The RNA shown here (transfer RNA) has 72 nucleotides and comes from a Candidatus Moraniibacteriota bacterium. Model confidence (mean pLDDT): 81 of 100.

[in-house]
RNA sequence: GCGAGAGUGGUUCAAUGGUAGAACGAUUCCUUGCCAAGGAAUAGGUCGCGGGUUCGAUUCCCGUCUCUCGCU
Numbered sequence: 001g002c003g004a005g006a007g008u009g010g011u012u013c014a015a016u017g018g019u020a021g022a023a024c025g026a027u028u029c030c031u032u033g034c035c036a037a038g039g040a041a042u043a044g045g046u047c048g049c050g051g052g053u054u055c056g057a058u059u060c061c062c063g064u065c066u067c068u069c070g071c072u
Base pairs, nucleotide, nucleotide: 001071002070003069004068005067006066007065010024011023012022013021018055026042027041028040029039030038048064049063050062051061052060
């Protein structure tokens, strides 16, 4: 230099154009004489960034940044 893949709550990951979810973690409450375990609820996301297409974009297109792999 060229090509491919990945980027989404604190962490690991879903979601193939129509209000962004799960598990673990955090906080509060219930259960218990206490702890652990169990149960319930709550908070936490401008979906890496900037444009475009569209009535509508995490999703499609372009550019860009970071990481990983391959080729030279």

NCBI's taxonomy places the organism under Bacteria, Bacteria candidate phyla, Candidatus Moraniibacteriota. Rfam family: tRNA. Rfam links the family to the GO term triplet codon-amino acid adaptor activity. Rfam describes the family as follows. Transfer RNA (tRNA) molecules are approximately 80 nucleotides in length.